[in-house]
RNA sequence: GCGGCUGUAGCUCAGUUGGAUAGAGCGUCUGGCUACGAACCAGAAGGCCGGGAGUUCGAAUCUCUCCAGCCGCACCA
Numbered sequence: 001g002c003g004g005c006u007g008u009a010g011c012u013c014a015g016u017u018g019g020a021u022a023g024a025g026c027g028u029c030u031g032g033c034u035a036c037g038a039a040c041c042a043g044a045a046g047g048c049c050g051g052g053a054g055u056u057c058g059a060a061u062c063u064c065u066c067c068a069g070c071c072g073c074a075c076c077a
Base pairs, nucleotide, nucleotide: 001073002072003071004070005069006068007067010026011025012024013023019057028044029043030042031041032040050066051065052064053063054062
């Protein structure tokens, strides 16, 4: 340099054929329970879906571009 894959909550991951308020587990916080913890129970917070632009009535999902990571190929006096 070329090609492919990945990027969604603090972490690990779902998300159907584009469809309305984007979810789960773990973790965190608050309360309950307990002599105190753990476990358990109830509730809550936490997301510009990697950035930007475009298509569309409507985009996490489609298109373009950029960024980051991984893999393969090429180059390497």
Molecule: transfer RNA
Organism: uncultured Pseudomonadota bacterium